[in-house]
RNA sequence: AAAUAUUUGAAGCCGAGUCUAGUGCAUAAAUUAGGUACUAGUACGGGGGACGAAAUACUUGGGGUGAAUAUUUGCUUCAGCUUGGAGCAGACUAGGGAGAACCUUCUUCCCGAACCCGUCAACUAACCUCGAAGGCUCAAGAAGGAGGAUUA
Numbered sequence: 001a002a003a004u005a006u007u008u009g010a011a012g013c014c015g016a017g018u019c020u021a022g023u024g025c026a027u028a029a030a031u032u033a034g035g036u037a038c039u040a041g042u043a044c045g046g047g048g049g050a051c052g053a054a055a056u057a058c059u060u061g062g063g064g065u066g067a068a069u070a071u072u073u074g075c076u077u078c079a080g081c082u083u084g085g086a087g088c089a090g091a092c093u094a095g096g097g098a099g100a101a102c103c104u105u106c107u108u109c110c111c112g113a114a115c116c117c118g119u120c121a122a123c124u125a126a127c128c129u130c131g132a133a134g135g136c137u138c139a140a141g142a143a144g145g146a147g148g149a150u151u152a
Base pairs, nucleotide, nucleotide: 011137012136013135014134019041020040021039022038023037024036025035027033028032044131045130046129047128048127061120062117063116064115065114071091072090073089074088075087076086077085078084079083095111096110097109098108099107102145103144104143105142106141
């Protein structure tokens, strides 16, 4: 000097998942600060749930959160007579996210999962009920428009 890894802080990203108070615990500089656990709230978010009108479905079960749906190829395996199920790995796709305020267009890089209810739920006023997590980031494109701030 460079690279890699770890920790802390700042800034930022996905997501509804933010903020406040009290009590306990540990640390320290011990009249206090932040951290952590629990409790009670909360921005924000989800589910159930009438009349009326219309419509659809009900073992080929049905349904919910979520962007995460559909098509297809290969391998393995279970059934068994040529088709289906399950798992793994791809291609592509409905749809979704980011490139540092907002809108439009172009463009680049990504995601396209997972989980839950348990035979049962359309919408739905009153009403009832649940969540308020977790996981990440080294660089940060362009044009136009709108808007804002400062100075005179």
The RNA shown here (c-di-AMP riboswitch aptamer (ydaO/yuaA leader)) has 152 nucleotides and comes from Paenibacillus qinlingensis. Lineage of the source: Bacteria > Bacillati > Bacillota > Caryophanales > Paenibacillus. Its Rfam family is "c-di-AMP riboswitch aptamer (ydaO/yuaA leader)". Its family is annotated with regulation of gene expression and cyclic-di-AMP binding in the Gene Ontology.